Source information: This is a predicted structure of a 699-nucleotide part of an RNA (large-subunit ribosomal RNA, domain II) from Coprothermobacter proteolyticus DSM 5265. The RNAcentral record of the full RNA draws on Rfam. Lineage of the source: Bacteria > Pseudomonadati > Coprothermobacterota > Coprothermobacteria > Coprothermobacter proteolyticus. It matches the Rfam family "Bacterial large subunit ribosomal RNA". Rfam links the family to the GO terms structural constituent of ribosome and ribosome. The coordinates come from a structure-prediction model, not an experiment, and the mean pLDDT is 85.
[in-house]
Context: one part of a larger RNA
């Protein structure tokens, strides 16, 4: 891992409700007792007790009333509705209470054969080195100190086996080993190692102290018990079909992943309204969007001006000036969630009407689940006019929704799946090939732009340009424009100044006149300065359009990312791109058609009947996605009762095929098997397995 078997809402009591049965102003017995028994119970007895039939008041007390009260008032609670006891079902509560799961807490015991420390008694430490104190002798001294030499043999001394330890490295790491192996290393007469016996015990011991050790277990050992501790937590919880179908919100909470009440779902009974919703009309409330500046505040420029600052004259009073500042006021231009002289659209309330397949609302009662939401669009707050961000509101979806489209893709677009059909029509989206289906007409694009994007991802801007198409305005042009080519482009003059020089052309000032068809006191290149080339301007040649501004469409540049083209889904496409117009077609579980099933309502009808209903048939209409969850109807397993059966001429079980039923399932036949077993109606449950890191076994 797979397979098989096992594996989770039970039982008792309690309270409420529904169904059903008995009795009924009553209902009912409990323990106990007696009898019988097929030994499971059954019948009788037993009135103690309980519930109900009367309530009100704190009570005295009164009583269909009573309490309050001065009250005969008013008001409160009552009367004017039948209960009780079983059984079945749903739920509550108390119990382990659906089953499994802690870490822990407490009690009583068992442990120091491991290990820590201690006590008693034994035992062990090859060999080598160093050479302390002390001593002898000699030297030395007044005597010493001291020096030399020999002796001596100290030491938590040195080197190094046994022994003890475990430094570093490698190996091992489903190991040879639940701490090892190899090499290397530390101690090795000591605070040394070790044998045997003994001691200290769990909030306790021991500890050269590390939360270290106390039997592979230690921030409190192990075993058993309290004990099925508790677990607002995680995972799990077993057959089928049918009807309905949520929530992720509000308030509160030692509350925030829990719970209570409400909201939303379901079931039952009763009641009510053309009810809810949609659309049209009418009447309302309101201060948002927008707008505005009349208020409250902000704000740019200007005007005017009180005050202030500065200057000045004056003894002072006061005056004068001011390129400073400046309230108020005026003009122009503006801003505001907490500004408003104004002011929509929607929405909301009321009312009348239209269609309408009851969807609506109210009351009473039983059962819930939910109380982590999420995305998209729009309106706001927070954030950075960030976030697949966060927090509200309105709507839609997902959640709990399959199908088609979007390459793929809960949330986007289309559309809500009862079943079947090798029938039809459409939606979104598509129609060259992958891949179902396409053509026509007129334009645009030359960039492979595009063929993806007005939900997100997919991106792209400021800015730049004789790209190109279509407009608008304007200038020049047959008295010849624009471009090209030929020719001229002069004189006073080298203007004046400056300067080494300055002659059109370093710079400053001025920028006139003449001759002319025209030619600047000069557009650029150039020279040291001149020269030279050129431009403006003019003539000629040529012969028809040429410039400028602006709008729109489609393109171009701007344009950089990490495995590999890789930013049309791919091929590919010059349309198979973009725009406009048109007609077709494809395309879904949508709609239609045909057949069938079921649910609900209504109509007709049949049967039964205890008269309240139950069951069936036909028709019409509507409906049948679904998680949590509510409701209904069934299938199957084991056992029991009653009745009826089957079986060695082959039971159960196994297996294969076929058939039936919406399904759980069931039937028939063959083979296998070799002794039990089925059906009907009732009853009782250890009653259904795929999941729980489930348990046991097998492989």
């Nucleotide at each position: 891992g797979c397979c098989a078997g096992g594996g989770a809402g039970u039982u008792c009591a309690u309270u409420c409700c529904a169904g059903u049965a008995g009795c009924g102003a009553g209902g009912u017995u409990a323990a106990g007792g007696u009898g019988c028994u097929g030994a499971g119970g059954c019948a009788c007895u037993g009135a103690a007790g309980c519930c109900g039939a009367a309530g009100g008041g704190a009570a005295a007390c009164c009583g269909a009333g009573u309490c309050u009260g001065a009250a005969u008032a008013g008001g409160g609670c009552g009367a004017c509705a039948a209960g009780c006891u079983g059984c079945u079902g749903g739920a509550u509560u108390g119990a382990g209470a659906c089953a499994c799961g802690a870490a822990g807490c407490c009690g009583g015991g068992u442990g120091a054969u491991c290990u820590a420390c201690c006590c008693a008694u034994g035992u062990c430490c090859a060999g080598g080195g160093u050479g302390a104190a002390g001593g002898g002798c000699a030297g030395g001294u007044a005597a010493g100190a001291c020096u030399g030499u020999c002796u001596g043999g100290a030491g938590g001394c040195c080197c190094g086996a046994a022994c003890c330890c475990g430094u570093c490295a490698g190996g091992g790491g489903u190991a040879a080993a639940a701490a090892c192996c190899u090499g290397u290393g530390g101690g090795a007469u000591g605070a040394g190692g070790u044998g045997u016996g003994g001691g200290u015990a769990g909030g306790g011991g021991a500890g050269a102290a590390a939360u270290u050790c106390c039997a592979a277990u230690c921030g409190a050992a192990c075993c058993c018990g309290g004990g099925g501790a508790u677990a607002g937590c995680u995972g799990g919880u077993u057959c089928u079909c049918u009807c309905c179908g949520a929530a992720a919100u509000g308030c509160a909470u030692u509350g925030a992943g829990g719970u209570g009440c409400a909201g939303c779902c379901u079931u039952u009974g009763g009641g009510u309204a053309g009810u809810a919703g949609a659309c049209c009309g009418u009447g309302g409330a309101g201060g948002u969007a927008g707008a505005g500046c009349a208020c409250u505040g902000g704000u740019a420029g200007g005007g005017c001006u009180a005050g202030g600052g500065g200057g000045u004259c004056g003894u002072g009073a006061g005056g004068c000036c001011u390129a400073c500042u400046g309230a108020a006021c005026c003009c122009u231009g503006u801003c505001a969630a907490a500004c408003u002289c104004c002011g929509a659209a929607u929405g909301c309330c009321a009312u009348g009407g239209u269609a309408g397949c009851u969807a609506g609302c109210c009351c009473a009662a039983g059962g819930a689940g939910u109380g982590a939401g999420u995305c998209u669009a729009c309106g706001g707050g927070g954030g950075a006019c960030a976030a697949g961000c966060u927090u509200c509101g309105u709507a839609g979806g997902c959640g709990a929704g399959a199908g088609g489209g979007g390459a793929a893709c809960a949330u986007c677009c289309c559309a809500g799946a009862c079943u079947a059909u090798c029938g039809g029509c459409u939606a979104a989206g598509g129609u060259c090939c992958c891949g179902a289906a396409g053509c026509u007409a007129c334009g645009c694009u030359a960039a492979g732009u595009g063929u993806u994007c007005c939900a997100a991802c997919c991106u792209a801007a400021a800015g730049g340009a004789a790209g190109u198409a279509c407009g608008u305005c304007u200038g020049c042009a047959a008295a010849g424009a624009c471009a090209g080519c030929c020719a001229g482009g002069a004189u006073g003059u080298u203007g004046g100044c400056u300067c080494a020089g300055a002659a059109g052309c370093a710079g400053c000032c001025a920028u006139c006149a003449u001759c002319u068809a025209a030619g600047g006191a000069g557009u650029g290149c150039g020279u040291a300065a001149c020269a030279g080339c050129u431009c403006g301007c003019u003539g000629g040649u040529c012969g028809a359009g040429c410039g400028g501004a602006u709008g729109u469409g489609c393109g171009c540049c701007g344009a950089a990312g990490a495995u590999g083209u890789a930013a049309c889904g791919g091929g590919g496409c010059u349309a198979a791109g973009c725009g406009u117009a048109g007609c077709a077609c494809c395309g879904a579980a949508g709609c239609c058609a045909u057949a069938g099933a079921c649910u609900u309502a209504c109509u007709u009808u049949a049967g039964c009947c205890a008269a309240g209903g139950c069951u069936g048939a036909a028709g019409u209409a509507a409906g049948u996605g679904g998680u949590a969850g509510g409701a209904g109807a069934g299938c199957g397993u084991u056992c029991u009762g009653u009745g009826a059966g089957g079986g060695g001429c082959g039971a159960a079980g196994g297996u294969u095929a076929c058939a039936u039923g919406u399904g759980a399932a069931u039937g028939u036949a063959g083979c296998u098997g070799g002794a039990c077993u089925u059906c009907a109606c009732a009853g009782a449950a250890g009653u259904g397995a795929g999941a729980a890191u489930c348990c046991u076994g097998g492989c």